Predicted 3D model of a 71-nucleotide RNA (SAH (S-adenosyl-L-homocysteine) riboswitch aptamer) from Ramlibacter lithotrophicus. Its Rfam family is "SAH (S-adenosyl-L-homocysteine) riboswitch aptamer". Its family is annotated with regulation of gene expression and S-adenosylhomocysteine metabolic process in the Gene Ontology.
């Protein structure tokens, strides 16, 4: 440092469908069909106490939650 978990980033439907992943085909004549697919991203992760403060994103469409302000 990588990669795997594990957590948090309010939930929930329904739509498309890239990455992917499955499955058939194809052996140089092909690069293709069908399923499935919207946390894949971003941040933290050796222990124990006390006190403050506190992210940014996530394809559309719809309901809910929450917070502000108007009436």
């Nucleotide at each position: 440092g990588c990669a795997u978990c594990c957590g948090a980033g309010g939930a929930g439907c329904g739509u498309u469908g890239c990455a992917g992943c499955g499955c058939c085909a194809u052996u140089u004549u092909g690069a293709g069909g069908c399923g499935u697919g919207a946390g894949g991203c971003u941040c933290g992760g050796u222990c124990a106490a006390c006190a403050u403060g506190c992210a940014a994103c996530g394809a559309c469409g719809c309901u809910c939650a929450c917070c502000c302000a108007c009436u």

The coordinates come from a structure-prediction model, not an experiment, and the mean pLDDT is 76. The source organism's lineage runs through Bacteria, Pseudomonadota, Burkholderiales, Comamonadaceae and Ramlibacter. Of the family's consensus pairs, 89% are formed in the model.